The RNA shown here (small-subunit ribosomal RNA) has 1486 nucleotides and comes from an uncultured bacterium. Its Rfam family is "Bacterial small subunit ribosomal RNA". RNAcentral holds the sequence, with entries from ENA. The prediction has a mean pLDDT of 86.
RNA sequence: UUAGUUUGAUCCUGGCUCAGGAUGAACGCUGGCGGCGUGCCUAACACAUGCAAGUCGAACGAAGCACUUUUGCUGAUUUUCUUCGGAAGAGAAGUGACUGUGACUGAGUGGCGGACGGGUGAGUAACGCGUGGGCAACCUGCCCCAUACAGGGGGAUAACAGCCGGAAACGGCUGCUAAUACCGCAUAAGCGCACGGCACCGCAUGGUGCAGUGUGGAAAACUCCGGUGGUAUGGGAUGGGCCCGCGUCUGAUUAGCCAGUUGGCGGGGUAACGGCCCACCAAAGCGACGAUCAGUAGCCGGCCUGAGAGGGCGACCGGCCACAUUGGGACUGAGACACGGCCCAGACUCCUGCGGGAGGCAGCAGUGGGGAAUAUUGCACAAUGGGGGGAACCCUGAUGCAGCGACGCCGCGUGAGCGAAGAAGUAUUUCGGUAUGUAAAGCUCUGUCAGCAGGGAAGAAGAUGACGGUACCUGACCAAGAAGCUCCGGCUAAAUACGUGCCAGCAGCCGCGGUAAUACGUAUGGAGCAAGCGUUAUCCGGAUUUACUGGGUGUAAAGGGAGCGCAGGCGGCAUGGCAAGUCUGAUGUGAAAACCCGGGGCUCAACCGCGGGAGUGCAUUGGAAACUGCCGGGCUGGAGUGUCGGAGGGGUAAGCGGAAUUCCUGGUGUAGCGGUGAAAUGCGUAGAUAUCAGGAGGAACACCGGUGGCGAAGGCGGCUUACUGGACGACAACUGACGCUGAUGCUCGAAGGCGCGGGUAUCGAACAGGAUUAGAUACCCUGGUAGUCCGCGCGGUAAACGAUGGACGCCCGCCGUGGGGGAUUGAUUUUCCGCGGCCAAGCGAAAGCGUUAAGCGUCCCACCUGGGGAGUACGCCGGCAACGGUGAAACUCAAAGGAAUUGACGGGGGCCCGCACAAGCGGAGGAACAUGUGGUUUAAUUCGAUGAUACGCGAGGAACCUUACCCGGGCUUGAACUGCGGGGGAAUCGGCCGGAGACGGUCGCGCCCUUCGGGGUCCCUGCGGAGGUGCUGCAUGGUUGUCGUCAGCUCGUGCCGUGAGGUGUCGGCUCAAGUGCCAUAACGAGCGCAACCCCCGCCCCCAGUUGCCAUCGGGCGAGGCCGGGCACUCUGGGGGGACUGCCGCCGCAAGGUGCGAGGAAGGCGGGGACGACGUCAAAUCAGCACGGCCCUUACGUCCGGGGCCACACACGUGUUACAAUGGGGCGCACAGAGCGCUGGGUGCGCGCAAGCGCGCCCGAAUCGCGAAACCGCCCCUCAGUUCGGACUGGGGUCUGCAACCCGACCCCACGAAGCUGGAUUCGCUAGUAAUCGCGCAUCAGCCAUGGCGCGGUGAAUACGUUCCCGGGCCUUGUACACACCGCCCGUCAAGCCAUGAAAGCCGGGGGCGCCUGAAGUCCGUGACCGCGAGGGUCGGCCUAGGGCGAGACCGGUGAUUGGGGCUAAGUCGUAACAAGGUAACCGUAA
Repeated sequence: UUAGUUUGAUCCUGGCUCAGGAUGAACGCUGGCGGCGUGCCUAACACAUGCAAGUCGAACGAAGCACUUUUGCUGAUUUUCUUCGGAAGAGAAGUGACUGUGACUGAGUGGCGGACGGGUGAGUAACGCGUGGGCAACCUGCCCCAUACAGGGGGAUAACAGCCGGAAACGGCUGCUAAUACCGCAUAAGCGCACGGCACCGCAUGGUGCAGUGUGGAAAACUCCGGUGGUAUGGGAUGGGCCCGCGUCUGAUUAGCCAGUUGGCGGGGUAACGGCCCACCAAAGCGACGAUCAGUAGCCGGCCUGAGAGGGCGACCGGCCACAUUGGGACUGAGACACGGCCCAGACUCCUGCGGGAGGCAGCAGUGGGGAAUAUUGCACAAUGGGGGGAACCCUGAUGCAGCGACGCCGCGUGAGCGAAGAAGUAUUUCGGUAUGUAAAGCUCUGUCAGCAGGGAAGAAGAUGACGGUACCUGACCAAGAAGCUCCGGCUAAAUACGUGCCAGCAGCCGCGGUAAUACGUAUGGAGCAAGCGUUAUCCGGAUUUACUGGGUGUAAAGGGAGCGCAGGCGGCAUGGCAAGUCUGAUGUGAAAACCCGGGGCUCAACCGCGGGAGUGCAUUGGAAACUGCCGGGCUGGAGUGUCGGAGGGGUAAGCGGAAUUCCUGGUGUAGCGGUGAAAUGCGUAGAUAUCAGGAGGAACACCGGUGGCGAAGGCGGCUUACUGGACGACAACUGACGCUGAUGCUCGAAGGCGCGGGUAUCGAACAGGAUUAGAUACCCUGGUAGUCCGCGCGGUAAACGAUGGACGCCCGCCGUGGGGGAUUGAUUUUCCGCGGCCAAGCGAAAGCGUUAAGCGUCCCACCUGGGGAGUACGCCGGCAACGGUGAAACUCAAAGGAAUUGACGGGGGCCCGCACAAGCGGAGGAACAUGUGGUUUAAUUCGAUGAUACGCGAGGAACCUUACCCGGGCUUGAACUGCGGGGGAAUCGGCCGGAGACGGUCGCGCCCUUCGGGGUCCCUGCGGAGGUGCUGCAUGGUUGUCGUCAGCUCGUGCCGUGAGGUGUCGGCUCAAGUGCCAUAACGAGCGCAACCCCCGCCCCCAGUUGCCAUCGGGCGAGGCCGGGCACUCUGGGGGGACUGCCGCCGCAAGGUGCGAGGAAGGCGGGGACGACGUCAAAUCAGCACGGCCCUUACGUCCGGGGCCACACACGUGUUACAAUGGGGCGCACAGAGCGCUGGGUGCGCGCAAGCGCGCCCGAAUCGCGAAACCGCCCCUCAGUUCGGACUGGGGUCUGCAACCCGACCCCACGAAGCUGGAUUCGCUAGUAAUCGCGCAUCAGCCAUGGCGCGGUGAAUACGUUCCCGGGCCUUGUACACACCGCCCGUCAAGCCAUGAAAGCCGGGGGCGCCUGAAGUCCGUGACCGCGAGGGUCGGCCUAGGGCGAGACCGGUGAUUGGGGCUAAGUCGUAACAAGGUAACCGUAA
């Protein structure tokens, strides 16, 4: 890197499709292990339950608890004293109060944190994001650095207590209290503010620094005594805010948008700028460089793909943004307009005692729902990180882990070696075999993973390990527990069998399936991948098929109908400058991750970590100055001007002219004219046409006239005049780049059409009539209105074409022509501008183009991206209308196309053949009969053959047989053939009985060979083969018909062409012929043609019986009969002969031609055999063979009978005739080729005859079968006959088992139709047609008048190639290629599908106006609260939401309606493709 698919084939264009990679996937089948990742893409749908943000007692008060201090009470116990009554003291436990302590608890005040972390992608087309900058317009808690400070007061308030309200949530009142809570006062700066000043700086507003004056302005303490905090100011760090340049999807069928809108002044507000907000003033601002509107969408790092450029995507991870039930709002705070805070409103859910309350999983799990689809209500804070705290520590669904899912990536395993009797099984088979297949078994070995047992981490810095007894290591044990999925017609790697039979089904595209399916289903085998494999969906790729890299536009899709021209794009020569583009260096940035490279860590890998690269970009800055750009002055070659000159149907207007048509008037004149393929309608005796004269009027301008001229295109044509545009030549004076192109725009724009007015001769849509026709709303004819013409206006299209946009430059030539100039002035030559023809190079798919490019380049515009739907619908713009412009989608197809090639075809052309026509002879079609076929009939009328190329064909012999059909009766290893087993006997033959027969029954005679093992044969029985004219000629072989005895069909090499293919094989001449000659990029060759073969025709040689008989002899029966002989005839072998060889003429030659010569034969002498590549799926499975399928007591087989012979018809092929060129009778002559022993049969006899009897000869050049027409004589004389013989009656003969169905022949009798056959049609060109008989095959006989042969007699005609048919060659057109029996169009009818319109109906989003208006900020505010600061109240503005209203937009639906698409065999016609039968097509009208 391609491949398949348009065609018969080819090249090109062009679409569709495949192979690849990828995925947050899903589905089907299957599923061993591990690691690392990953997992609601749908309902930003609703959520039960638990958890996800707290923490600080080192801020504070109070309470409880524990301990403690002191102490009260009580007091077990106990000490001392004792009068024994008691006294004094100590005192555990308990309890109250107080002090203290606490690493105890929860609530409260207070602080910090709940703005991070975590989720989601709804919204957003935006400074939202990305990138680079700016802030002289800003903020920043905790952290760091620095400086300075913290003095002294005050009043409250939760908690708590009491009371009160409430179901609850919660709240109220009274009273008490603390602080790092709150508020003054003091002090203070380099802090803030105000004012002026100085210095420096900046891109503007302005900034910085310094000093001055005035003024404002702070704090908090706690402590374990180590500290930790607090305040102010400055700086840093971090995080944010705002602004700007650039970039960021689709639609123009969204073109205009905007009212705080744009700016200003002044204010408000904010951390800060700002119209952010407000008042006033001005009227701006944005937009084809795409505003506004609509649709869609979070953006990026990146991810996927790709060679890259690009395209697609934005899951996971990371950055930013937005959102947190929907909408609005602010509060607090360093930070929010705040996911797990507050208020209000809406919807929803829940609780309720009905008064009122509570809630927000787009945190982690989990539930329902939706969906093709996406997980556990797990463990732990051990690690990392976060919040609080001084810390211990607490919290942390962040996070770390585990669980589930082959969802993905990566790794491993399901064993390894040996093993041929190539086992069994399975599949197939040509039955031999082949495949599965060393595969299995078997033997040997190993032991990953899983399982069991033992040990056991790192991760943690001192302690602390959820993961986890995990990773990992070791041991023992067993080949043990572990393979599927898809595919096998081509693309694309891998085929066989069976089943099925356009069915069932497959299919990504092309396409498979209608009886042999490598394509369906199954099996076996094979291919591929593998714990996966397929399918579906989506993206990129292939697709240079949107083309920047990297496409096109004459004919394939595509040049605007033409011009002018604004914007825009592009732009000559030389020079100076600038440095925007451009190039280069440096710097900053381009986060991390990802990617690439290097080396490293998990046994490897996936994965992870380290270093480097890259990140093509943006910005700043230094430099360069060729190119582009900009500025300056300059140049003349581009462009323009000027002067002179000629050419022209260029335009506009006015006038003039002749010819012709028509009409009118008059004259002449008479019966027709006109028109067509032929006619008719029409006109004409009321005088046409024709003709002459005169007149009227309109339109168009013959000849010249020309690939001639002019014009931008459309277009322009008699002559004259006026006005006017452009081009060209000459000169080289002037200007000095003034140029090219040109979206939008403006103008012009054939014909037809429209409006108003005029005109109207001709022609002539519509219309009418006549023809044609199946029809003819056409073509042809006769008429004829709009229109055609003029003026003014509109319209704006066309096959408006060179199907070729404009401009400039460059690149070989030749020829012609229009206009102008130069040289020579003689032919001629040269130059510029046009118009044409042919060509080099080059281009092109080709055909072609080729200085007038479709070549080589530059610039600008327009346009294309498969066919149909469709230039349609909707929308918009224009128009009086017709309509024009712009211009889709659904759906549908696997193509639609261009050019060229080979064929075929043409109611295209040229040339040429053939009994093709014509000329001629005889037939067919009419009759009767024969025969075949169709049809019909039938129990059956067996089957096949069906245009030519079936039909007297398969049939060259159907009474039985044949025979395949029908009816009936039988048989079942069978009628015939064969192998084996068992039994028996020879086989067999003969008789009798039953029967229609087959067959059955019965009786009799009866084995053979043998090496003695056995073999053979037949019968019975059993097993295995049989048998089938059953199907498929569309599975086949073989054979055959036909085009066609036509002259064609091809190959090798070369050459030409990208190729199919061409050339050769074309052309000229010639031939029967692609026969030959010449010519020639062809030269040769093959299959055909011809010749070689056979027969006939002449001669010769050889041979000589059965043939022959000239000569010699014999002989009679008078016959070559005999001897003899082969000379002749003949027979049958061989050879010769003919070649345009010779002559004349024509021709280059080939060759042609001549009553030519010679010759038996003359130009292929006549005939036969012989049939190229191929065509018709032509014919035949019933001649034979053969694959497959089917039947098996029958689809086989035997027998009797019937049928194939039917008969109202129709057709083909024939026979006989219709008569006198004939018929009949008598007489009489001459063949060839064949055939013959169950045969031919002489001859003789009998019979009218068919035939019968006897029987010589002959297996045949010996014998036999054997002519007729002809000829001679006679009769018939035009008649349904002396024609014709059908049919019928009678009588016979022969064959045969048998002539009823159903034979032939003979005799007698009967004597039908038929008097030459309509349309139409067949054969034949010479020994032919015609006519006459003879023979043969088959065969017992014969339905034979058929077929195949043979000879006898023996013509006519061909001018010629226009026409019909068939064919050959060349050429042309083609939309045909199963090829004109082709292709193909439209209506109608039927089914299905999508879609437009439509009275309306329904829904949606956004905007607008009016009303109302919660919370809340802000503003205002006397009474109320507070010592005060302040709060509250009320009012106002704004506003979420709600209500009302109008209009527009988008979507859904809708009776009906319009067309469109699709759908094997519907209807009507025939429009197109060949001159498509009227050339086709474009625009327009009817």